[in-house]
RNA sequence: CACUCAUCAAGACCAGCUGAGGGAAAGGCCCUUUGAAGCUGGAGCAACCCCCGGACACGCCAACGGCGAUCCGGAAAGGUGCUAAUUCCUGCGAAGGUUUGUCACAAGCAAAUCGGCGACAGAUGAGGG
Numbered sequence: 001c002a003c004u005c006a007u008c009a010a011g012a013c014c015a016g017c018u019g020a021g022g023g024a025a026a027g028g029c030c031c032u033u034u035g036a037a038g039c040u041g042g043a044g045c046a047a048c049c050c051c052c053g054g055a056c057a058c059g060c061c062a063a064c065g066g067c068g069a070u071c072c073g074g075a076a077a078g079g080u081g082c083u084a085a086u087u088c089c090u091g092c093g094a095a096g097g098u099u100u101g102u103c104a105c106a107a108g109c110a111a112a113u114c115g116g117c118g119a120c121a122g123a124u125g126a127g128g129g
């Protein structure tokens, strides 16, 4: 750096240095000299990996067993991550609800709007490359 898989509605801040930006990008809306971003120290959150116990109808092996995968529970020493706002919100798509217009009515069509879902993008972890 790209790829694969999983997760993204919860949770968790102080101090020192420094001094104007920051929230990925665009638009919006926010945060910020009552101190942004960054660096350092400490604290905390979570539980992806790691660790412990259990289940197991799957796989592998040198096979009364072992290892792996999967699932459940635990722990927080270690490796990461994180500690404003849902990934702060929106954009793209299909379906649905509501309203309006069109229509003799219904259906259909069109526009606006609503809340969910999905995709894209992004972030984090794990894996092999």
Stems, first nucleotide, its partner, number of pairs: 001129001003127006013042005021031003026090003043083003048079002051074005058068004087121001092118002096114007

A computed fold for a 129-nucleotide RNA from Hellea balneolensis, annotated as SAM riboswitch aptamer (S box leader). The model forms 97% of the base pairs in the Rfam consensus.